[in-house]
Glycine riboswitch aptamer from Ascidiaceihabitans sp., 87 nucleotides, folded computationally. The source organism's lineage runs through Bacteria, Pseudomonadati, Pseudomonadota, Alphaproteobacteria and Ascidiaceihabitans. It matches the Rfam family "Glycine riboswitch aptamer". Rfam links the family to the GO term glycine biosynthetic process. Of the family's consensus pairs, 86% are formed in the model.
RNA sequence: ACGACCGUCAUCGGGAGAACCAGACAUACUGGUGCCGAAGGAGCAACCGCCUCGGAAACUCUCAGGCCAAUGGACCGAUACGGACGA
Repeated sequence: ACGACCGUCAUCGGGAGAACCAGACAUACUGGUGCCGAAGGAGCAACCGCCUCGGAAACUCUCAGGCCAAUGGACCGAUACGGACGA
């Protein structure tokens, strides 16, 4: 120099789903019902571990959030930095 692994409230790119009515043209706001799951949260659990206790999902629930766009967005890729390895 190179390879792959892990981490970062890091940077860049990609990134789904789901409505209508009324009020007053309309995002917003209010009311009514309906819907979505991929922020977060919660539940069950295969499984895993240091096993008298813990960790656990993209499954489930929709509390939250969302249902023009924007924002957000699990996850994926790349870059940078750091860690621990191979060589």